[in-house]
Predicted 3D model of a 1506-nucleotide RNA (small-subunit ribosomal RNA) from an uncultured bacterium.
The prediction has a mean pLDDT of 83.
Rfam family: Bacterial small subunit ribosomal RNA. Its family is annotated with ribosome and structural constituent of ribosome in the Gene Ontology.
RNA sequence: AGAGUUUGAUCCUGGCUCAGAAUGAACGCUGGCGGCGUGCUUAACACAUGCAAGUCGAGCGAGAAAGCUCCUUCGGGAGCGAGUAAAGCGGCGGACGGGUGAGUAACGCGUAAGAAUCUGCCCUUCAGUGAAGAAUACCCUCGAGAAAUCGGGGCUAAUGCUGCAUACGUCCCUUCGGGGAGAAAGAUGGCCUCUUUGCUGUCGCUGAGGGAUGAGCUUGCGUACUAUUAGCUAGUUGGUGGGGUAAUAGCCUACCAAGGCGAUGAUGGGUAGCCGGCCUGAGAGGGUGAUCGGCCACAUUGGAACUGAGAUACGGUCCAGACUCCUACGGGAGGCAGCAGUGAGGAAUAUUGCGCAAUGGGCGAAAGCCUGACGCAGCGACACCGCGUGAAGGAUGAAGGUUUUAGGAUCGUAAACUUCUGUUAAGUGGGAAGAAAGAUUCAUAAGUAAUAUUUAUGAAAGAUGACGGUACCACUAGAGAAAGCACCGGCUAACUUCGUGCCAGCAGCCGCGGUAAUACGAGGGGUGCAAGCGUUAUUCGGAAUUAUUGGGCGUAAAGGGUGCGUAGGCGGCAUUUCAAGUCCACUGUUAAAUUUCCCAGCCUAACUGGGAGUCGGCGGUAGAUACUGAUUUGCUAGAGGAUGGAAGAGAGAAGUGGAAUUCUUGGAGUAGCGGUAAAAUGCGUAGAUCUCAAGAGGAACACCGAUGGCGAAGGCAGCUUCUUGGUCCAUUCCUGACGCUAAGGCACGAAAGCGUGGGGAGCAAACAGGAUUAGAUACCCUGGUAGUCCACGCUGUAAACGAUGAUCACUGGAUGUUGGAACUGCUUGCAGUUUCAGUAUCGAAGCUAACGCGUUAAGUGGUCCGCCUGGGGAGUACGAUCGCAAGAUUAAAACUCAAAGGAAUUGACGGGGGUCCGCACAAGCGGUGGAACAUGUGGUUUAAUUCGACACUACGCGAGGAACCUUACCUAGGUUUGACAUGUGUAUGACCGCUGUAGAAACACAGCUUUUCAAAGUUUACUUUGAACAUAUUCACAGGUGCUGCAUGGCUGUCGUCAGCUCGUGCCGUGAGGCGUUUGGUUAAGUCCUAUAACGAGCGCAACCCCUGCCGCCAGUUGCUAUCCAGUGAUGGAGCACUCUGGUGGGACUGCCUGGGUAACCAGGAGGAAGGUGGGGAUGACGUCAAGUCAGCAUGGUCCUUAUGCCUAGGGCUACACACGUGUUACAAUGGCGAAUACAGAGGGUCGCAAUACCGUAAGGUGGAGCUAAUCCCAGAAAGUUCGUCUAAGUUCGGAUUGAGGUCUGCAACUCGACCUCAUGAAGUUGAAAUCGCUAGUAAUCGCGUAUCAGCAACGACGCGGUGAAUACGUUCUCGGACCUUGUACACACCGCCCGUCACACCACGAAAGCUGUUUGUACCCGAAAUCGUCUUAGCUAACCACUUUGUGGAUGCGGGCGCUGAAGGUAUGGGGAGUGAUUGGGGUGAAGUCGUAACAAGGUAACCA
Repeated sequence: AGAGUUUGAUCCUGGCUCAGAAUGAACGCUGGCGGCGUGCUUAACACAUGCAAGUCGAGCGAGAAAGCUCCUUCGGGAGCGAGUAAAGCGGCGGACGGGUGAGUAACGCGUAAGAAUCUGCCCUUCAGUGAAGAAUACCCUCGAGAAAUCGGGGCUAAUGCUGCAUACGUCCCUUCGGGGAGAAAGAUGGCCUCUUUGCUGUCGCUGAGGGAUGAGCUUGCGUACUAUUAGCUAGUUGGUGGGGUAAUAGCCUACCAAGGCGAUGAUGGGUAGCCGGCCUGAGAGGGUGAUCGGCCACAUUGGAACUGAGAUACGGUCCAGACUCCUACGGGAGGCAGCAGUGAGGAAUAUUGCGCAAUGGGCGAAAGCCUGACGCAGCGACACCGCGUGAAGGAUGAAGGUUUUAGGAUCGUAAACUUCUGUUAAGUGGGAAGAAAGAUUCAUAAGUAAUAUUUAUGAAAGAUGACGGUACCACUAGAGAAAGCACCGGCUAACUUCGUGCCAGCAGCCGCGGUAAUACGAGGGGUGCAAGCGUUAUUCGGAAUUAUUGGGCGUAAAGGGUGCGUAGGCGGCAUUUCAAGUCCACUGUUAAAUUUCCCAGCCUAACUGGGAGUCGGCGGUAGAUACUGAUUUGCUAGAGGAUGGAAGAGAGAAGUGGAAUUCUUGGAGUAGCGGUAAAAUGCGUAGAUCUCAAGAGGAACACCGAUGGCGAAGGCAGCUUCUUGGUCCAUUCCUGACGCUAAGGCACGAAAGCGUGGGGAGCAAACAGGAUUAGAUACCCUGGUAGUCCACGCUGUAAACGAUGAUCACUGGAUGUUGGAACUGCUUGCAGUUUCAGUAUCGAAGCUAACGCGUUAAGUGGUCCGCCUGGGGAGUACGAUCGCAAGAUUAAAACUCAAAGGAAUUGACGGGGGUCCGCACAAGCGGUGGAACAUGUGGUUUAAUUCGACACUACGCGAGGAACCUUACCUAGGUUUGACAUGUGUAUGACCGCUGUAGAAACACAGCUUUUCAAAGUUUACUUUGAACAUAUUCACAGGUGCUGCAUGGCUGUCGUCAGCUCGUGCCGUGAGGCGUUUGGUUAAGUCCUAUAACGAGCGCAACCCCUGCCGCCAGUUGCUAUCCAGUGAUGGAGCACUCUGGUGGGACUGCCUGGGUAACCAGGAGGAAGGUGGGGAUGACGUCAAGUCAGCAUGGUCCUUAUGCCUAGGGCUACACACGUGUUACAAUGGCGAAUACAGAGGGUCGCAAUACCGUAAGGUGGAGCUAAUCCCAGAAAGUUCGUCUAAGUUCGGAUUGAGGUCUGCAACUCGACCUCAUGAAGUUGAAAUCGCUAGUAAUCGCGUAUCAGCAACGACGCGGUGAAUACGUUCUCGGACCUUGUACACACCGCCCGUCACACCACGAAAGCUGUUUGUACCCGAAAUCGUCUUAGCUAACCACUUUGUGGAUGCGGGCGCUGAAGGUAUGGGGAGUGAUUGGGGUGAAGUCGUAACAAGGUAACCA
């Protein structure tokens, strides 16, 4: 620091996702040790049990027991225990410490200030501490009760209580002289003394002053969301009197006034403890508020006070509610959000541990006691940090796994093995620091009358450890006990095999999986981290994706429809003063911890300690005055006014004009009019349309007229008048910043629509009819009502657009036009120049993603307003406001997708445009489609009818020869190392061949016959070994026309013989890409020329190659024969001139001429056999169609292996209601038949072609001359020509079909061959819709040949020659193609994309009669405890007072009555919010449903907005 993902590709916008860090975490797999931290985030849910706050005998009175000892009359008594335990009165402390975060949006917290206060214990100063009294608990006794507990009587003490005395301070009053009020408690040491009294130390007590600490109160500033919460408030705001508090204050009360708060967000709602800090981030920020620390709040829920220095009190009290427990039913008890622990909840969070040894706290004079604070230990990889699981050597690169191209590679120096080390764990032994005070003793000093006590300092000895026999140290043995998890398609480091086959599954995003998955599962290997690793959740980051730093708004989301204007924000030049902002210096504070830097202590680190340090905030003091602000005085450049001119569909009102449409009346006139692509509905003989005249009425204003004018926008158009707004130019006279913008607010605001009343000619939603159509609720036509028009009112929206807010300033120009002004020139009504204000086009710089904008900015800056933050849901729901309604404004969420979008690029496409080509159409000739037959295909059938090919580009195609074979198919019979190849082991010595039997054959069986070579040995005939060959058998393997042409090679078809397809360098563009290859011409051609940011080049085109057309040269047999010779002739010589043959050359190049043209080139001409590529062939660019072929061949993978292989026989591929393609023969007279007769070319031939001759009607047969071929043969060419006949008919046309008889080939013609003869003689009389070929030696027509082949399905295919036409005006249309351009929402590319209803399934949401909790306001009722007030107070009543003194009265207190306030509760009525609800509404999602085809191209009616 970035990356992936929208596209065919690109740039941009924009969302989604990932890589990082973190956590009080949880889950999965795994798990050796230690240190240090940390651990109910959920139910402030309920709690069993134990503990968590006591202490003081030096404040007080009283005071046991067990046990031991002694005595005893055996009943008991005494002493110790012991003035102990336990309890009580009294004092201090239970307001600290500990827990939790429910409530709280608040002076609660943070920060900085302040004044009207209190403060126990503590420190300091001053002054005191006198003398009395009455009770009471405990205890004893009686009683009530189940208990808790309570009542009566009696005794007694105090640092308990109450008076009195005194009063330096204190408080109150004051005439400032004074007057009044108000305290106390003692305890314990020492000395003295007979005792008391006394003196004195210490600790207490009382009254005051000061301090410290703590607390209360007030204020400035800061403190999250919501306006779909806009008004709130009656003690409310202030004052006065009174009350109240420690203290200010409406804190409370009576009266008076009517205030107070709020758009700088009051009030309401929902959420939340706040901070130091913590996490993240470069920072600014964002998130968070566990542990530690500060503050606050709370203690089962609500309320209340008491005590006290302090509480409205976690382990106190009272009342009410809920809950739990005890009960004798009468009553009682309780509060873990203390530490452990339990249940419940939950994904989830620990021990009912040890100790007061340390630190700290309470009490005490102290010893000491108490302390779940705290210190420790236990549990949990929960986090951070550290260590280990060994180290070195070790290549036969072992075995084994995996993989393989079968060689190898890899795990891998890894292991084994050798030599070492000894951390941790284990064992044995040793073993800390944390502990020093206090107390005791002694010494010195202070103090004292004092050698007591006390205080300070010093010394001494001994005591005190939960952790813990722990940390740590030493030794022993021993590599022994210690590695996993995730990932490996891209992002993102890391790849292979097998399995699976859109299944199972994966997935953070893109996406993988449909038979060769680096993406699923497993194995091997690898990568990353490591006692952990992954996943999930959450936060920040990346995200400049809320943008202060640091974004935008023409078209991507986004400028309000427009103006006026309030608050607010911002604001010209000069000057005075102030010093609020601003700047500087000093200062206070911002607790500690944390973070940063340095140092130090635990071996290191984490952890801990010490020191240092900054930013920034707030407060105070002193200073500066440029800028902003406030203030004073001025100015004129902004703004406005005045004066003089100018233009205009600017607005409102009234009047008025002509043309046209329609209607009415009259005249004239006759059969149609009207309308359309074509029609029809409609009108018309009752007289239309047309035409003339007159009249009525409404609406709109031709020409001028214009990227002309005016207006803020909407908008404004005949003419005249009246009223009225704004603008521009000139003069430079006046005012003196009066300005800009503008949230709310107010006004205007097209069309449509609404209300009331008019008006209504034309046009025209709805509606009706006619057409069109599959349908046509449309487009077209005929009618036609609202409406359009006017008046008044409402609505308030538009693609209200320049999709561009207003305003000010600055920044090159060119050209047009509108309105002014000035100047110049002359033709005197024109032109030019300058300038101001508008409006329009093009363009510099600059900007922009690009398109584009460009002084009228989308450039460069200033000010203010509005708006945006992925697509859909949705401008929708709910709520609110407005409206008569329609509806408008404001405006979400759930859910869902990974895109949606902008601009530009290349293609493709268009029922877009332009140019051009092609037998593409047209013009012609001949066909197909109808018939019969042949052949191929589909379908059907079958045991099988083998397989492939399917628009053009399958269908007389693979097949250029299916009777057997072929043959792949079916049936049947056989066979298993195989019909074929190579290797290997064993056995045998044959195999082959011949004969026979059975059989359909394959095959099986039997018989006969039967090995070779070399070496060695023994011996002359054998044995052994080796080699060759063969058979049998074994193992490897063979074999497969089985599958996949969508795994492939090769080959082929098609676009298309179309003229295209590209590259290098350069240039342009951010880029995809473009230019080049485009323009203008020309060509068959991207052929050439020209222009040109292009210049060149390559594959294609053309040429080079072959055939053919002319000529020359060479050659002359088997070819030729003009001349010559021989011969009756056939023919033979001679010859090579000619034809021909086959070699080699020439020839044609727009070369020449004329004209046009810049040129290329075109038109014409000459010459020439041939003229503008002469004709034909071969030759097929980059690519497209997952085109065709695994059955031609090759080949990966996969499947079969006594079968899907191999052999054999027979059958099938030849079937036949039917459909299609391609052909043949015909339908006849341009013909058929018969006779005669002429002229080719190219081929083939020895397993062959076969002549003459003879036989047969013929197919053919007999026979065999010649020929390995310019020699011989196939071989008669046919159409043609001549003559004859037929005479328009199903025929002398046509020949199918069928019968009979033959011939040939072949092992064999039944299924299933061809041909011949005789006989038979179907359909068919020129073919609907539709459709094919052909532009010249072509079509048409005629025959001939060849391959395959025994024969043949051939009428096919491929070649050859003979005869030999017609037509082309032309490019409108059909088809195909090329180039340029245009639109596009297409890119699988129009066979594209895509919209809506309906049907089905699922999901969330809204409405809904209602129903159920919850919360809150208001009014009222009831009213606990309690404070306060009050009472001629039922009853009781120690201290004090009085008196008539063993009592009475008073005062007081308790209690009681009444009242105010008052929690919970109740009643009534509103509001908010939640859940649920039959039914209902739209929305979203879903691979294949239905109906249409709305949009994207002119999308077939341009689209879109209201």